[in-house]
RNA sequence: UCACGAUAAGGGCAAACCCUGAGUGAUCAGGGGACGCAAAGUAACAGGGUCUUCCGCAUAUUUCCAGCAAAGACAGGAAAAUAGAAAGAUAGCCUUACUGCCGGA
Numbered sequence: 001u002c003a004c005g006a007u008a009a010g011g012g013c014a015a016a017c018c019c020u021g022a023g024u025g026a027u028c029a030g031g032g033g034a035c036g037c038a039a040a041g042u043a044a045c046a047g048g049g050u051c052u053u054c055c056g057c058a059u060a061u062u063u064c065c066a067g068c069a070a071a072g073a074c075a076g077g078a079a080a081a082u083a084g085a086a087a088g089a090u091a092g093c094c095u096u097a098c099u100g101c102c103g104g105a
Stems, first nucleotide, its partner, number of pairs: 004103002012037002017032006035092001041098003046095003049090005055084001061080005067074001
């Protein structure tokens, strides 16, 4: 230096939950609290996943409206869900990039 990570030493961080605050929300900040963590340090403008908000042209399905005497088909309008677009959240989901403490085998 690279890899590795101990029943080591000194320390560090803090999930769920509770309180207060911010946000439409995912979630975040502070305090308490510890499930865990050797990067649970930083980066969300590196990629993927998940989640939230909003939109939803076109397409597929369902429902409703209206056209027709009626039914079906068809084209039109509306609504919901999905795919999708945009804006976000998550680094304690994974990969990635950068940085860092200690050293028994």
About this RNA:
A computed fold for a 105-nucleotide RNA from Candidatus Brocadia carolinensis, annotated as c-di-GMP-I riboswitch aptamer. It was read from a public genome assembly, where an Rfam model found it. Its mean pLDDT, the model's own confidence on a scale to 100, is 78. Lineage of the source: Bacteria > Pseudomonadati > Planctomycetota > Candidatus Brocadiia > Candidatus Brocadia.